Predicted 3D model of an 88-nucleotide RNA (SAM riboswitch aptamer (S box leader)) from Nesterenkonia salmonea. It matches the Rfam family "SAM riboswitch aptamer (S box leader)". Gene Ontology term of the family: regulation of gene expression.
[in-house]
RNA sequence: UGUCCAUCCCGAGCGGCCGAGAGAUCUGGCUCUGUGACGCCGCAGCAACCCGGAACCUGCCGGGUGCUACCGCCAGGUUCGAUGGGAG
Numbered sequence: 001u002g003u004c005c006a007u008c009c010c011g012a013g014c015g016g017c018c019g020a021g022a023g024a025u026c027u028g029g030c031u032c033u034g035u036g037a038c039g040c041c042g043c044a045g046c047a048a049c050c051c052g053g054a055a056c057c058u059g060c061c062g063g064g065u066g067c068u069a070c071c072g073c074c075a076g077g078u079u080c081g082a083u084g085g086g087a088g
Stems, first nucleotide, its partner, number of pairs: 001088001003086006013043005021032003025077005044068003048065006072080001
């Protein structure tokens, strides 16, 4: 980087920095935000997928990614978006 498969219900925050927007895209809403959102860093947490070990059940330990406002915020559209895994 495209493709295939699976998931998008639930779950999980504090501190520092930055300084005005943010919630995938467009439209219409709605919500969050100088009581500092969004983003970055640190630590913590959650547990979706994958790997290893034990276990032989209904879930433990470690690791790799991921995630930690609101049903992927809601609706509309010949739209899609995000995450994980496989073979390239």

The sequence was found by an Rfam model in a public genome assembly.